Record summary:
This is a predicted structure of a 63-nucleotide RNA (Fluoride riboswitch aptamer (crcB RNA motif)) from an Archaeoglobaceae archaeon. Of the family's consensus pairs, 100% are formed in the model. The prediction has a mean pLDDT of 79. Lineage of the source: Archaea > Methanobacteriota > Archaeoglobi > Archaeoglobales > Archaeoglobaceae.
[in-house]
RNA sequence: UCAAACCUGGGUGAUGGCGUCCACCCAAAACCGGCCGUAAGGCCUGAUGACGCCUAUUUUUGG
Repeated sequence: UCAAACCUGGGUGAUGGCGUCCACCCAAAACCGGCCGUAAGGCCUGAUGACGCCUAUUUUUGG
């Protein structure tokens, strides 16, 4: 100096917050939703990576 592994730390996981767990990435990366269409454009799901709660939004019913 280069490479790998381990420990620790940090970051990320399509729209907010908290907790727990999981996954991925680490000096550039992880990451930056789906479908149709040559393109233009059109259509669709979800506040989660997963679970629980809160907030916002949407739908239905009752007061």